[in-house]
RNA sequence: GAGUGAUAAAGGCAAAACCAUUGAAAAAUGGUGACGCAAAGCUACGAGUCUAAGUCGUUAUGAUAGGAUAGUCGGGUUACCUUG
Numbered sequence: 001g002a003g004u005g006a007u008a009a010a011g012g013c014a015a016a017a018c019c020a021u022u023g024a025a026a027a028a029u030g031g032u033g034a035c036g037c038a039a040a041g042c043u044a045c046g047a048g049u050c051u052a053a054g055u056c057g058u059u060a061u062g063a064u065a066g067g068a069u070a071g072u073c074g075g076g077u078u079a080c081c082u083u084g
Base pairs, nucleotide, nucleotide: 005081012037013036017032018031019030020029021028022027035071041077042076043075045074046073047072048069049068050067054064055063056062
């Protein structure tokens, strides 16, 4: 330097649920709380999934992402410690 995560050490993050706020919604933010996570750090580039304000159409159903999701997967990028 590149890897690795069996055993440790120091730590880190924070699911569901509840409360408040934002949002058309999905969902997000903050607080409480821990299901779990070796990148469950960051990033919306690719795929998947969710929502449908607006738009199009319809007798009624419906379709659609410039929205969301990184704790769905992959990619990019940064990183503690141990071990070979």
Record summary: The RNA shown here (c-di-GMP-I riboswitch aptamer) has 84 nucleotides and comes from Natranaerovirga pectinivora. Lineage of the source: Bacteria > Bacillati > Clostridia > Natranaerovirgaceae > Natranaerovirga. Rfam family: c-di-GMP-I riboswitch aptamer. Its family is annotated with cyclic-di-GMP binding in the Gene Ontology.